[in-house]
RNA sequence: CGCUAUGAUCCCGCUGUCGCUCUUCGUUCAUUCGGAGGGAGGAAAGUCCGGACAGCACAGAGCAAUGCACCCUGUGAAUAACAGGGGAUCCCGAAAGGGAGACAGAAAGUGCCACAGAAAAUAACUGCCUCAAAGAACACAUGUGUCUUCGGGGUGAGGGUGAAAAUGUAGGGUAAGAGCCUACGGUGGUGAAUAGUGAUAUUCAUCGCGGGUAAACCUUGCAUGCUGAAAUGCCACGUAUAGUACCGCCUGAGGGCUGCUCGCCCGAUGGUACAGGGUAGGCAGAUCGAUCCCGUAGAGCAAUCUUCGGGACAGAUAAAUGAUGGCGGCCAUGAAAAUGGUAACAGGAUCCGGCUUACGGAUCAUAGCAUUUU
Numbered sequence: 001c002g003c004u005a006u007g008a009u010c011c012c013g014c015u016g017u018c019g020c021u022c023u024u025c026g027u028u029c030a031u032u033c034g035g036a037g038g039g040a041g042g043a044a045a046g047u048c049c050g051g052a053c054a055g056c057a058c059a060g061a062g063c064a065a066u067g068c069a070c071c072c073u074g075u076g077a078a079u080a081a082c083a084g085g086g087g088a089u090c091c092c093g094a095a096a097g098g099g100a101g102a103c104a105g106a107a108a109g110u111g112c113c114a115c116a117g118a119a120a121a122u123a124a125c126u127g128c129c130u131c132a133a134a135g136a137a138c139a140c141a142u143g144u145g146u147c148u149u150c151g152g153g154g155u156g157a158g159g160g161u162g163a164a165a166a167u168g169u170a171g172g173g174u175a176a177g178a179g180c181c182u183a184c185g186g187u188g189g190u191g192a193a194u195a196g197u198g199a200u201a202u203u204c205a206u207c208g209c210g211g212g213u214a215a216a217c218c219u220u221g222c223a224u225g226c227u228g229a230a231a232u233g234c235c236a237c238g239u240a241u242a243g244u245a246c247c248g249c250c251u252g253a254g255g256g257c258u259g260c261u262c263g264c265c266c267g268a269u270g271g272u273a274c275a276g277g278g279u280a281g282g283c284a285g286a287u288c289g290a291u292c293c294c295g296u297a298g299a300g301c302a303a304u305c306u307u308c309g310g311g312a313c314a315g316a317u318a319a320a321u322g323a324u325g326g327c328g329g330c331c332a333u334g335a336a337a338a339u340g341g342u343a344a345c346a347g348g349a350u351c352c353g354g355c356u357u358a359c360g361g362a363u364c365a366u367a368g369c370a371u372u373u374u
Stems, first nucleotide, its partner, number of pairs: 002369010012328007020039007041345001045356002048354005053228004060262004065224005070086006087103001089100004104219002109217002111213003125159002127155005133149003137146004167185006186209010232284004241275001243274005254266004291312005297306003329342005
């Protein structure tokens, strides 16, 4: 200097003309006409998580359903998302050290582990030992031993398959083997002592030991009211519950808490179904906040917090935020003048804090690769 990957920041600035829309001040019969000011993102997307806000409820209990899951301290409105320091397990490394995680439980139970392999839990391919039968040759010696074939019994140490095959090493023992026995280890449960706020660690004793898997079912512990801006509240206009059927009127139809059961509460010219009539217009919610940006001073390892100063802010309701000129910035080409471009992903609809996804160019930082120079 170049390439790749990850992360952060930015998403052109100022100004004029015309058009659309909102706020405000005047004006007008009338948003009619003028003045001033504002007008789309870092993700506005997904609707995943948490809230603010609004309504209903607040009489519980049990079951169900859903969510969370190593420990301590902290940030935060938050059950979201984070920071710091530890513990155990696994991986890399000679070590120092670094990395990972949706990190309760596999000794309550059920399920699953392809292919290969005899077998993935109670089994025998190869092999080892033993008994009997048959055969040939050899050896020693008068009957045994070695070898081969077939059958019965025992075995799980050696070898093979596999990610994983019945806890490791050594010794004894056995017909041959095996925790069968012993010693020293590994690992799990339980109990005790010591250290620690705690997760845990160390030591001793005792009983066990096929492995993995719980974002498999499940078990344990803790927690959880529901709905969602088309929420919800109000106003105007208009009319018809005139009708039919069923149930009911305190001996309770129906409704609520509540997904179900028990229980509790509301409840009468009432409720449900069919059929029919009227309306579909407007106001609020609705954007000044747990708000955002820049800077000063401080606290903290950090997440973040406090103080002071300055600046900024779409509010539609079928849905506005556009077109164009000039100057400058940046990028590309060019000796220069100049010419061209200004990007990809993509556009509000109650609001806010997060997470996830999509994505172009520039700048910066970190890591890696390769080359050159010193």
This is a predicted structure of a 374-nucleotide RNA (Bacterial RNase P class A) from a Chitinophagaceae bacterium. The source organism's lineage runs through Bacteria, Pseudomonadati, Bacteroidota, Chitinophagia and Chitinophagaceae. Of the family's consensus pairs, 99% are formed in the model. Its Rfam family is "Bacterial RNase P class A". Gene Ontology terms of the family: tRNA processing, dimeric ribonuclease P complex and ribonuclease P activity. By type it is a ribozyme. It was read from a public genome assembly, where an Rfam model found it. The coordinates come from a structure-prediction model, not an experiment, and the mean pLDDT is 76.